Context: one part of a larger RNA
RNA sequence: UGACGGGGGCCCGCACAAGCAGCGGAGCGUGUGGUUUAAUUCGAUCCAACGCGAAGAACCUUACCAGGGCUUGACAUGCUAGAAGUAGAACCUGGAGACAGGGACGGACUGUUGAGUCAGUAGCUAGCACAGGUGCUGCAUGGCUGUCGUCAGCUCGUGCCGUGAGGUGUUGGGUUAAGUCCCGCAACGAGCGCAACCCUCGUCCUUAGUUGAAUGAUCUAAGGAGACUGCCGAGACAAACUCGGAGGAAGGUGGGGAUGACGUCAAGUCAGCAUGGCCCUUACGUCCUGGGCUACACACACGCUACAAUGGGUGGUACAGAGGGUUGCAAGACCGCGAGGUGGAGCUAAUCCCAGAAAGCCAUCCUCAGUUCGGAUUGGAGGCUGAAACUCGCCUCCAUGAAGUCGGAGUUGCUAGUAACCGCUGGUCAGCACACAGCGGUGAAUACGUUCCCGGGCCUUGUACA
Numbered sequence: 001u002g003a004c005g006g007g008g009g010c011c012c013g014c015a016c017a018a019g020c021a022g023c024g025g026a027g028c029g030u031g032u033g034g035u036u037u038a039a040u041u042c043g044a045u046c047c048a049a050c051g052c053g054a055a056g057a058a059c060c061u062u063a064c065c066a067g068g069g070c071u072u073g074a075c076a077u078g079c080u081a082g083a084a085g086u087a088g089a090a091c092c093u094g095g096a097g098a099c100a101g102g103g104a105c106g107g108a109c110u111g112u113u114g115a116g117u118c119a120g121u122a123g124c125u126a127g128c129a130c131a132g133g134u135g136c137u138g139c140a141u142g143g144c145u146g147u148c149g150u151c152a153g154c155u156c157g158u159g160c161c162g163u164g165a166g167g168u169g170u171u172g173g174g175u176u177a178a179g180u181c182c183c184g185c186a187a188c189g190a191g192c193g194c195a196a197c198c199c200u201c202g203u204c205c206u207u208a209g210u211u212g213a214a215u216g217a218u219c220u221a222a223g224g225a226g227a228c229u230g231c232c233g234a235g236a237c238a239a240a241c242u243c244g245g246a247g248g249a250a251g252g253u254g255g256g257g258a259u260g261a262c263g264u265c266a267a268g269u270c271a272g273c274a275u276g277g278c279c280c281u282u283a284c285g286u287c288c289u290g291g292g293c294u295a296c297a298c299a300c301a302c303g304c305u306a307c308a309a310u311g312g313g314u315g316g317u318a319c320a321g322a323g324g325g326u327u328g329c330a331a332g333a334c335c336g337c338g339a340g341g342u343g344g345a346g347c348u349a350a351u352c353c354c355a356g357a358a359a360g361c362c363a364u365c366c367u368c369a370g371u372u373c374g375g376a377u378u379g380g381a382g383g384c385u386g387a388a389a390c391u392c393g394c395c396u397c398c399a400u401g402a403a404g405u406c407g408g409a410g411u412u413g414c415u416a417g418u419a420a421c422c423g424c425u426g427g428u429c430a431g432c433a434c435a436c437a438g439c440g441g442u443g444a445a446u447a448c449g450u451u452c453c454c455g456g457g458c459c460u461u462g463u464a465c466a
Base pairs, nucleotide, nucleotide: 001466002465003463004462005461007460008459009458010457011456012455013454015450016449019414020413021412022411023410026305027304028303029302030301031300032299033298034296035295042053043052064291065290066289067288068287069286070285073130077129078128079127080126081125082124088105091102092101093100094099108121109120110119111118132280133279135278136277137276141274142273143269144268145267146265148263153192154191155190156189157188158187159168160167161166172183173182174181198257199256200255201254203225204224205223206222207221208220209219228251231245232244233243234242235241307407311366312365313364314363315362316361317360323354324353325352328347329346333342334341335340373404378399379398380397381396382395383394384393420442421441422440423439424438425437426436
């Protein structure tokens, strides 16, 4: 000087408390451990791994396994030599295919010539350099990322103090969300952070407007205004600031986002990419067929659905936002109980379509029961995508109807348009969403307080630790 303390003081944070909804019990989905396996590819492992890389494993992907092929190679560049019905190639034979053997037909480009005549290029063959490696090392690295933490800190120049390490400034008194600001002070200044500048939502104005709309309003999108403790009062001897009030759509950072200081964890990633070193080179490269990543006594994590009457069924009826759409979205109509099919209007989209929002409201049935709750599981019949749904997709209908009567110890999220509940959209994607990313609808309860648990900031104290 730090770090640490079941030392002290001050102060924060959904940290506790006060509340609401959960998880932990059940069934199912997904991930992980373990076990199994020819293989169940690899990585991630306290917080900060475990619906994580993966924004979508039937083949492909794919890195794994078994078997079958290739060896200048699936891909790049260069050099040397060579072959002419060359490159290519319908088709035939073997084969699971990759591939191997045969093969009608049959070239291109640049210059040149009387002429495919000659030379060259691409291509082919042989050979040499080399390619290739998701093989190892994230403890050799770059880059990127997580985390402490959007916490308020981390430093520098000069000066001053100290033999020095170093200190001072940055401590102190107030104050703040903040090293925010004020006052004081051997310090005076400055930088990276904080804040502001950026985007968005809320109010108003102007301009413009088709597909929207009635020349207004609404809407759309471009510009601007507005909020600054500006005004009043009180407190604080002064200031910063705090409390109350007015006006205002909005008030003291208005809500949300983007933004992450010096550094820590030899944190994560050699499998995104790049890259040093090491290793493989008829194989640790590469191609193919099939299998596996989907296994299952079990354990954990994150979710979904429930256990019902604030509910379930049936009928009727109302109101969004944000998105996507031309190898695409697809209306009306018709067929089918339905998934879906036929068909194709319209739309390169404020025009047309996806598209019925759902909870809600109205009416009615059920009357507390393992039930008209719950939907797992299984049988049957179908639909869709796709060469192909056996391993291993999604959906529909009929039948079947399991566990489950609110969950031990423990544990998570959330302070307002939040939690909770409800549906909608998108990316990925041929198909596949209970995940993820967004969007709106309905819309609470509670916060006395800081003793305690966890994490953090500042000052101080102890230390046999660095």

The part of an RNA shown here (small-subunit ribosomal RNA, 3' major domain) has 466 nucleotides and comes from a metagenome. It matches the Rfam family "Bacterial small subunit ribosomal RNA". Rfam links the family to the GO terms ribosome and structural constituent of ribosome. The RNAcentral record of the full RNA draws on SILVA.